[in-house]
Context: one part of a larger RNA
RNA sequence: UGACGGGCACCCGCACAAGCGGUGGAGCAUGCUGUUUAAUUCGAAGAUACGCGAAGAACCUUACCUAGACUUGACAUCCCCGGCAAAGACAUAGAAAUAUGUUGGAGGUUACCCGGGUGACAGGUGGUGCAUGGUUGUCGUCAGCUCGUGUCGUGAGAUGUUCGGUUAAGUCCGCUAACGAGCGCAACCCUUGUCCUUAGUUGCUAACAUUAAGUUGAGAACCCUAAGGAGACUGCCGGUGACAAACCGGAGGAAGGUGGGGAUGACGUCAAAUCAUCAUGCCCCUUACGUCUAGGGCUACAGGCGUGCUAUAAUGGCCGAUAUAAUGAGAUGCAAUAUCGUGAGAUGGAGCCAAACUCCAAAGUCGGUCUCAGUUCGGAUUGAAGUCUGCAACUCGACUUCAUGAAGCUAGAAUCGCUAGUAAUCCCGAAUCAGAAUGUCGGGGUGAAUACGUUCCCGGGUGUUGUACA
Numbered sequence: 001u002g003a004c005g006g007g008c009a010c011c012c013g014c015a016c017a018a019g020c021g022g023u024g025g026a027g028c029a030u031g032c033u034g035u036u037u038a039a040u041u042c043g044a045a046g047a048u049a050c051g052c053g054a055a056g057a058a059c060c061u062u063a064c065c066u067a068g069a070c071u072u073g074a075c076a077u078c079c080c081c082g083g084c085a086a087a088g089a090c091a092u093a094g095a096a097a098u099a100u101g102u103u104g105g106a107g108g109u110u111a112c113c114c115g116g117g118u119g120a121c122a123g124g125u126g127g128u129g130c131a132u133g134g135u136u137g138u139c140g141u142c143a144g145c146u147c148g149u150g151u152c153g154u155g156a157g158a159u160g161u162u163c164g165g166u167u168a169a170g171u172c173c174g175c176u177a178a179c180g181a182g183c184g185c186a187a188c189c190c191u192u193g194u195c196c197u198u199a200g201u202u203g204c205u206a207a208c209a210u211u212a213a214g215u216u217g218a219g220a221a222c223c224c225u226a227a228g229g230a231g232a233c234u235g236c237c238g239g240u241g242a243c244a245a246a247c248c249g250g251a252g253g254a255a256g257g258u259g260g261g262g263a264u265g266a267c268g269u270c271a272a273a274u275c276a277u278c279a280u281g282c283c284c285c286u287u288a289c290g291u292c293u294a295g296g297g298c299u300a301c302a303g304g305c306g307u308g309c310u311a312u313a314a315u316g317g318c319c320g321a322u323a324u325a326a327u328g329a330g331a332u333g334c335a336a337u338a339u340c341g342u343g344a345g346a347u348g349g350a351g352c353c354a355a356a357c358u359c360c361a362a363a364g365u366c367g368g369u370c371u372c373a374g375u376u377c378g379g380a381u382u383g384a385a386g387u388c389u390g391c392a393a394c395u396c397g398a399c400u401u402c403a404u405g406a407a408g409c410u411a412g413a414a415u416c417g418c419u420a421g422u423a424a425u426c427c428c429g430a431a432u433c434a435g436a437a438u439g440u441c442g443g444g445g446u447g448a449a450u451a452c453g454u455u456c457c458c459g460g461g462u463g464u465u466g467u468a469c470a
Base pairs, nucleotide, nucleotide: 001470002469003467004466005465007464008463009462010461011460012459013458015454016453019418020417021416022415023414026310027309028308029307030306031305032304033303034301035300042053043052064296065295066294067293068292069291070290073121077120078119079117080116081115082114083113088103089102090101091100092099093098123285124284126283127282128281132279133278134274135273136272137270139268144183145182146181147180148179149178150159151158152157163174164173165172189262190261191260192259194230195229196228197227198226199225200224204219205218208217209216233256236250237249238248239247240246312411316370317369318368319367320366321365322364328359329358330357333352334351338347339346340345377408382403383402384401385400386399387398388397424446425445426444427443428442429441430440
């Protein structure tokens, strides 16, 4: 000087407390472990692995296993030789790769195309993340981390950065052997909340007509769209304060003291993660640890763990009627009206390269029924019949209908999230994608309770103190 302390003081955070809803018990989904396996490819491991890489494993993907093949190679450059022929189509053998034959006729014509050869080389999701770059997680959006000159100290170093206030903040003010400066904080950026101007179609409809309907004429007010502005700055008033910074209350205002949300992550820590995104040193393989193909596996199943979904019902289940969104996506696409089917869907195809057409709501409300039961709760499991995608749903897809109708009656110790349009609850969309979400990322609808307080638990910041630690 740090680090540490079951030392002290001060401060902060859904850290506790106060509340609301969960997890832990059940069934299923999904990831992990373990075990099994020819293979169950690899990585991730307290917090900071475990619905993680994977925004989507039937083949492909695919890296794994078994079997069949190839060896200058599936891919690149160079050299030599040969050729009219290459891709494609068909036939035969085969599981296919591939081989043989027939056909075909691009590009090229001392060659840029194809085949063969020789080696230089290609190739490796082989090893090392403890050789690395790049990227990322975490402490932590915590308020810190440093430098120049000066001064002090023999020196390591100190000072500044401490102290008194204050702040979300090393934020600002005051004091001060310090005076300044940099990286962080804040602001600048995006979005949302109010108003104005401009613009008025594909969007809108107050007035006047018109219609089944903003449907049409019309209108440019409103809504909305999207470009530009205004607006919030402790600016104003009162009080407290040290005449400061600031804090408390108030006015006006759509909004008030960082208005809400996002992006933004200092010096560094964990030899943290990644050689399987990519790049790369070194090591290793080179008729194989490379390449091609078929089938299988990654989907196994005693046990254990994580994350979720659905429930255990009456604030409910079922039936009928009925009201209201936003984000988005659409040409190998979204698909209306109509018809058929109990249904998943099928037929057919209007319209739409979209403020134009389409995908397109549910909880809610009204009425009826069930009456506390393993039930008209719950839906696992299984049987049968189907639909769709796709060469192909056996291993191993999703969905539908009929039948079946398991566990489960609110869950031990323990443990998680959340402070407002939040939690809870209800649907919707998108990426990936032929098909395949209870996951992920977004969108809106309905919409709470509680916070006395900082003694305690956890994490962090500052000062100080002790130390057989560095």